[in-house]
Molecule: c-di-GMP-I riboswitch aptamer
Organism: Stieleria varia
């Protein structure tokens, strides 16, 4: 599936708990949902402690100018901050498509 029945499930929001995050458990709650049942397979979306880049701020340590020194400049190297990438990695099946399974049910 029938504008019928038995039940199912739970958006958003609030409480509480994991997690760096996204995001998830539980409990209330009801937007919706016939697979709003199970799978991260493919595609999108989102995060992205780690990674990478580039940058400022600070400290060391070299260097160039310079008669020395300071400051200032240029490099390197730590150690902090925000930013970018979205590489490793994760989230999401109530974004869509694949794969798997299933409850009720007249004529």
């Nucleotide at each position: 599936g029938a504008a019928a029945a038995a039940g199912g499930c739970a958006a958003a929001c609030c409480g509480u708990u994991u997690g760096a995050g996204a995001a998830g458990g539980c409990g209330g709650g009801g937007c919706g949902c016939a697979a709003a049942g199970u799978u991260a397979c493919g595609g999108g979306u989102c995060c992205g402690u780690g990674g990478g880049c580039a940058u400022c701020a600070c400290a060391u340590c070299g260097g160039a100018u310079g008669c020395a020194g300071u400051u200032g400049c240029c490099g390197a190297u730590g150690u902090g901050g925000g930013g970018c990438c979205u590489c490793a990695g994760g989230a999401u099946c109530g974004c869509c498509g694949g794969a798997c399974u299933g409850c009720c049910a007249a004529g």